[in-house]
Molecule: transfer RNA
Organism: Omnitrophica bacterium RIFCSPHIGHO2_02_FULL_63_14
RNA sequence: GCUGGGGUAGCUCAGUCGGUAGAGCAGCAGUUUUGUAAACUGCGGGUCGCCAGUUCGAUCCUGGCCCCCAGCU
Numbered sequence: 001g002c003u004g005g006g007g008u009a010g011c012u013c014a015g016u017c018g019g020u021a022g023a024g025c026a027g028c029a030g031u032u033u034u035g036u037a038a039a040c041u042g043c044g045g046g047u048c049g050c051c052a053g054u055u056c057g058a059u060c061c062u063g064g065c066c067c068c069c070a071g072c073u
Stems, first nucleotide, its partner, number of pairs: 001072007010025004019056001027043005049065005
């Protein structure tokens, strides 16, 4: 340099071939317990890598850029 895959909550990851995003774990609160843990219930948490374009509307489509992984040279 080229090709492919990926970037979404603190972490691991879904998601829809366009209609304003979810799970598990973690965190917080409560119930329970003499207390802790476990269990159960609830709550909060996200400019969907960045900038543009298309569109009434973009996490999703298009272009450019950045980062990570693998391969080729």